[in-house]
RNA sequence: ACUAUGGAGAGUUUGAUCCUGGCUCAGGAUGAACGCUAGCGGGAGGCCUAAUACAUGCAAGUCGAGCGAGAAUUCCGAUUUCGGUUGGAAGGAAAGCGGCGCACGGGUGAGUAACGCGUACGCAAUUUGCCCCUGAGUGCGGAAUAGCCCCGGGAAACUGGGAUUAAUACCGCAUGGUUAGUGGACCUGGCAUCUGGACCACUAUAAAGCUUCGGCGCUCAGGGAUAAGCGUGCGUCCCAUUAGCUAGUUGGUGAGGUAACGGCUCACCAAGGCGAUGAUGGGUAGGGGGCGUGAGAGCGUGGCCCCCCACACGGGUACUGAGACACGGACCCGACUCCUACGGGAGGCAGCAGUAAGGAAUAUUGGACAAUGGACGGAAGUCUGAUCCAGCCAUCCCGCGUGCAGGAUGACGGCGCUACGCGUUGUAAACUGCUUUUGUACAGGAAGAAACGCCUGAAUUUAUUUGGGCCUGACGGUACUGUAAGAAUAAGCACCGGCUAACUCCGUGCCAGCAGCCGCGGUAAUACGGAGGGUGCAAGCGUUAUCCGGAAUCACUGGGUUUAAAGGGUGCGUAGGCGGCUAAAUAAGUCAGAAGUGAAAGCCUGCGGCUUAACCGUAGAAUUGCUUUUGAUACUGUAUAGCUUGAAUUAGGUUGAGGUUGGCGGAAUGUGACAUGUAGCGGUGAAAUGCAUAGAUAUGUCAUAGAACACCAAUUGCGAAGGCAGCUGACUAGACCUUAAUUGACGCUGAGGCACGAAAGCGUGGGGAGCGAACAGGAUUAGAUACCCUGGUAGUCCACGCCCUAAACGAUGCUUACUCGACGUGCGUCCGUUAGGAUGCGCGUCCAAGGGAAACCGUUAAGUAAGCCACCUGGGGAGUACGCUCGCAAGAGUGAAACUCAAAGGAAUUGACGGGGGUCCGCACAAGCGGUGGAGCAUGUGGUUUAAUUCGAUGAUACGCGAGGAACCUUACCUGGGCUCGAAUGGCUUCGGACCGACUAUGAAAGUAGUCUUUCCUUCGGGACUGAAGUCAAGGUGCUGCAUGGUUGUCGUCAGCUCGUGCCGUGAGGUGUUGGGUUAAGUCCCGCAACGAGCGCAACCCCUAUUCUUAGUUGCUAGCAGGUUAAGCUGAGGACUCUAAGGAGACUGCCGGCGUAAGCCGAGAGGAAGGUGGGGAUGACGUCAAAUCAUCAUGGCCUUUAUGCCCAGGGCUACACACGUGCUACAAUGGUGCAUACAGAGGGUUGCUAAGCCGCGAGGUGGAGCUAAUCCCAGAAAGUGCAUCCCAGUUCGGAUUGGAGUCUGGAACUCGACUCCAUGAAGGUGGAAUCGCUAGUAAUCGCGCAUCAGCCAUGGCGCGGUGAAUACGUUCCCGGACCUUGUACACACCGCCCGUCAAGCCAUGGAAGCUGGGGGUGCCUGAAGAUGGUGACCAUAGAGGAGCUAUCUAGGGUAAAACUAGUAACUAGGGCUAAGUCGUAACAAGGUAGCCGUACCGGAAGGUGCGGCUGGAAUACCUCCUUU
Repeated sequence: ACUAUGGAGAGUUUGAUCCUGGCUCAGGAUGAACGCUAGCGGGAGGCCUAAUACAUGCAAGUCGAGCGAGAAUUCCGAUUUCGGUUGGAAGGAAAGCGGCGCACGGGUGAGUAACGCGUACGCAAUUUGCCCCUGAGUGCGGAAUAGCCCCGGGAAACUGGGAUUAAUACCGCAUGGUUAGUGGACCUGGCAUCUGGACCACUAUAAAGCUUCGGCGCUCAGGGAUAAGCGUGCGUCCCAUUAGCUAGUUGGUGAGGUAACGGCUCACCAAGGCGAUGAUGGGUAGGGGGCGUGAGAGCGUGGCCCCCCACACGGGUACUGAGACACGGACCCGACUCCUACGGGAGGCAGCAGUAAGGAAUAUUGGACAAUGGACGGAAGUCUGAUCCAGCCAUCCCGCGUGCAGGAUGACGGCGCUACGCGUUGUAAACUGCUUUUGUACAGGAAGAAACGCCUGAAUUUAUUUGGGCCUGACGGUACUGUAAGAAUAAGCACCGGCUAACUCCGUGCCAGCAGCCGCGGUAAUACGGAGGGUGCAAGCGUUAUCCGGAAUCACUGGGUUUAAAGGGUGCGUAGGCGGCUAAAUAAGUCAGAAGUGAAAGCCUGCGGCUUAACCGUAGAAUUGCUUUUGAUACUGUAUAGCUUGAAUUAGGUUGAGGUUGGCGGAAUGUGACAUGUAGCGGUGAAAUGCAUAGAUAUGUCAUAGAACACCAAUUGCGAAGGCAGCUGACUAGACCUUAAUUGACGCUGAGGCACGAAAGCGUGGGGAGCGAACAGGAUUAGAUACCCUGGUAGUCCACGCCCUAAACGAUGCUUACUCGACGUGCGUCCGUUAGGAUGCGCGUCCAAGGGAAACCGUUAAGUAAGCCACCUGGGGAGUACGCUCGCAAGAGUGAAACUCAAAGGAAUUGACGGGGGUCCGCACAAGCGGUGGAGCAUGUGGUUUAAUUCGAUGAUACGCGAGGAACCUUACCUGGGCUCGAAUGGCUUCGGACCGACUAUGAAAGUAGUCUUUCCUUCGGGACUGAAGUCAAGGUGCUGCAUGGUUGUCGUCAGCUCGUGCCGUGAGGUGUUGGGUUAAGUCCCGCAACGAGCGCAACCCCUAUUCUUAGUUGCUAGCAGGUUAAGCUGAGGACUCUAAGGAGACUGCCGGCGUAAGCCGAGAGGAAGGUGGGGAUGACGUCAAAUCAUCAUGGCCUUUAUGCCCAGGGCUACACACGUGCUACAAUGGUGCAUACAGAGGGUUGCUAAGCCGCGAGGUGGAGCUAAUCCCAGAAAGUGCAUCCCAGUUCGGAUUGGAGUCUGGAACUCGACUCCAUGAAGGUGGAAUCGCUAGUAAUCGCGCAUCAGCCAUGGCGCGGUGAAUACGUUCCCGGACCUUGUACACACCGCCCGUCAAGCCAUGGAAGCUGGGGGUGCCUGAAGAUGGUGACCAUAGAGGAGCUAUCUAGGGUAAAACUAGUAACUAGGGCUAAGUCGUAACAAGGUAGCCGUACCGGAAGGUGCGGCUGGAAUACCUCCUUU
């Protein structure tokens, strides 16, 4: 300096992420409605539905200065029966003739998709009353008619006849021009028909008066203005599931008609006209200025106001007129309503009010012409539901108020809480002071009014202009102003889970309910209902409906199409779109200037008026458009002339499974014949069906048939795609290379169109070896309409004709240009001796830049650009229905909607899972030993039973578990009897008293009732203790382990689980933690975008194995001494064992081998012990809503003369049965008898209990010792020695039962253990299946302890004695770890999920039929009216008319057909719906890989055949590559 004032997002798919994509919300708006609420004023708006029907009133009249006539009334005269009658004058009503108006104003939006509207032009094809200007004129006559009067018809509406009368009504004559027509010749201008001008001739035509004398009118012509008519360009909704339409149709000639052009109408002639740039048909709709929204572009809309159009009960028609085919005119038809004397008539609120109806819904039967405007009039004036005002309505917009200040014991009350109290409501209230808008009362009180008119003045052009005064207000005593008293008269609605500002309590308990989306509610709901509190807006606040926005979600601005929705199966090519280089022309597009237009209002800006604002006025800007014109010429277009690089052609060469057609070939297979030969063959996971002694299979020879072409062969080649493979001939198409030449943009794309188009399938005729849908049989299986097997028909093959679809895929349209490279390969050309290099076209792999949501793409693009085509717009319904086209059919193409959901989806991530893969581990398997499962018994559980059999634990991880002791107690259960401040404890108040204890009655006891006895301290108040009454705290093994703490089980003593920083990725996330080794181990080493660290592992702790030091009693005893029947019994000793404190020791430290290292190997050395020596304690992040409210604790709920407490008895021990865990056995490796040897660890005073004695024994008696290295329990047993048994239901086994006892206990009936005698059951090694154990282990043997009066202990926890076998190995089963892969799973495979059937609900399709609707066509009929003809009647002067008639026509009738809508017996599929049935199709290799097309079959998912795809896992083998 220039330009600009303008643009916000969020929730919701997932375990999480990015993307795609829909749904929803926040904003604004409305002619609104509904709910709750409501003080005032200003400004606006107010039937969106039934263009439904309308009672009543009003909405268009006016002019006596056009005309005749003239009522009421008044005056005068006459007359009078005093009732009146009559003449004249004034007066002027009602009606009539005539003029103007009624075509404006006002209403509505039905129709209309159209020159209707908008905009810009045109009329050389037109009209225009009233108004303005100009010129000329206004002479003379005539005949009627309404009214009035008379006579009729009719209920009425109305109407017939007669007589008479006027006019600015009507007619004739005259005059007349620039008017019109015809003819003639001339000039000018124009795009054409033509226009304009002047001249001549002929023909045809005008007029009206009234007057106050000012004037107002009348006629002709020209011009203007205004208004209207007509034409044209451009713009103007949806459906192509509407593709062909059209006979006055298109044009011409002529005529008619019109204000005017014109098929507007008619006659004749021609055959045209419109249409994919959307005709015709159908649907919907008044159009515009504008309005709402939006940053804009747009999208939606057309209410109020303005312009245009159309309509006026539905339809048709003309008349009058300047103007109408006429809202408050006419005629006719129709529908409806009303009147009627039944003959006939009347009517049209989509004017203003109002009524009914419809509806969610929209006002007063108001005032005034005072203003503005209109009609008439000379004027006064009249009329005006136009208009101006008022009324009703929070319908909208705007403004104002409901008070302001002070005021803390932070009052009362409410609500909440951790509840002596605190917080909040809240300075809020009370209280004090102040103010007075609004409201109330009283008083004053407008502007809008200036004209006209009247009075009066001035100027003069005497007809106008201009002063002054007077008159006129519906609104309205309204706005406004003043005064007075007094906080006085005035706050609600919605919301408070997130989006979205705002939180707590109570109630409810997937109920009631909420919800815009996501979603809340199943007992602790900030989401339901109420309350307190809070937030937002406020005389309103919410809800509903609709529109725009957000939505870049139809994308012009401004989107996409590999996998999310989306590239046509492929080519050729029409229209169309786009198009190389140069020159000059033109100026259509384009750009610039100017002119016209773009109505006003509105929007925007400035200024102004109402106190402000809304509102209004004024000026400007804007109106982005259209038209005309002048210029510019780069680009595009057009026409021209050239060019060669795009394209094509020619020449030479190369190449290939390119295509069509013929001939030929061998292998294999089947079949037939013959031969050899004998019992099987074949087939499978295993079998069977099948074939075979009538000779199969096998082998050999010969013959024959059809189909397909091994090796070559490849990641190869060719083709537009589909596709193409033995050899060879013929015909034919293409591509590429090389070098020149030729044409000269001939090009690219390509809607429709045409052609080709795998497999399956169809038709006709052949052919038929193998294979093989369907089918049959055999298997498998719960079933098996399958997978497997044996057969086997269509088909597969050929010819001709159809079909036209595929995962027709690179899921990637065609063309052109540009953008680093590397490697391989096919076919050419050039250079080079080779090696190799250069170049062109193909086929592939990997990467840079770049792109992409990512995966990935990357000169063969999915990059950067250009052109053209096709296609997409949430999922399902559905590629379905209907319609149409094609097809022989199957079917293909085109292709919806209702309804329903809030998702459906793509890519990638972390897990989990797999009847995926790899590596590794574990008593996981294997190798072994011993068991369980069979028997009897014990014990626990289920089940059953019961008054009760208390409760819990329930795959692994419940079941000899809680319980480490159920006869009472325990005890929680049942029955019965009792208590209610309670069985226990504490505090307070009052009263009483000791309490305790003893006794009596009753009772099963608890208890109840009662009797006796009886204090201490004291400061005299009382206190300690205790009873009663009251009270505050009770109590509950009642519920919820899914509200919890704590504790525990399990994965698992498995090796994992994480973090910080950095790096990678848009992100979830990854990396680290993966890889190569190694280990028991994420143990360690090496490598590495990672470097470190934490919780785990290991170590540190305890026991044990060796040793040392210290210490030496109750332990020990070698030596010394004493001593006994014997004995560490005693003295003594510390050597040993041992005890219990502290040390040492083991670390792959050493050696050898291997290895880079970590480490591994070694009957290595050494050592008591060797590679974590053995055992224990120790359990990461987490999983199972795992277990436990009955150990305990605890939130909430429930209960309170009971779900609490006490007591007695019973039950937990029941018993057809099923399961788990054990004990004892079945025997001779044994049983029995006798003798005999050796432990460890424990326990003991309410205890262990010795010796001795008694008893067969359990035990009794006894009492020593021991508070324990001292005494006791306490005899260890298996073993060993000797003897016996001799294979049997036994000298095995001990259940069961009888008898007799012992012990504990208050009490062994239900329901204890033990002893003795007697009894002597099942059981002879245990089916399917299943468990434990890898060394001092298993097996086997006994001992001790806890609990405990006793014991149902065969259980549990410990202790020692004796003391094995086996491990090739990791294929398999189970569990686990790591890596990888697939996934539609994430509640994570106990996942997900498909289809039939059954039930309910919903919408839809088909359908015999039934019922409507609009439109078209043919025929018949046909009112009013129009046009033509006629017109014997009327009438006249030649006019005209009635009537008759022809045509057209609204409407009506009829016929056939099409379209469209509603309904429908029945029927079809679809959608939705916590827990229905059948199966298991898909997702993992989903257990037969899946999917696509097609065909057949089947309850269903589906199966099978043929061809195709990868959007399939795994991969030994084949092939290839690399290394050795």